[in-house]
A computed fold for a 76-nucleotide RNA from an Abditibacteriota bacterium, annotated as transfer RNA.
RNA sequence: GGGGAUAUAGCUCAGCUGGGAGAGCAUCACACUGGCAGUGUGAGGGUCAGCGGUUCGAGUCCGCUUAUCUCCACCA
Numbered sequence: 001g002g003g004g005a006u007a008u009a010g011c012u013c014a015g016c017u018g019g020g021a022g023a024g025c026a027u028c029a030c031a032c033u034g035g036c037a038g039u040g041u042g043a044g045g046g047u048c049a050g051c052g053g054u055u056c057g058a059g060u061c062c063g064c065u066u067a068u069c070u071c072c073a074c075c076a
Stems, first nucleotide, its partner, number of pairs: 001072007010025004019056001027043006049065005
């Protein structure tokens, strides 16, 4: 330098054929318990990596950029 993959909640990850942003764990509250733990119920928590574009509508499609991983090439 070239190709490919990934980027969504604090963490690990889903998200279909473009239309409701979600699960588990964690956190908080309440109940059960003498109490921690545990179990159950509920709640809070999001710049969907960034900037543009297409569209009535974008996490999803297109372009560029950034970061990480990976393969190839080049120099030594």
Taxonomically the source falls in Abditibacteriota (Bacteria, Pseudomonadati). Its Rfam family is "tRNA". The RNAcentral record of the sequence draws on ENA.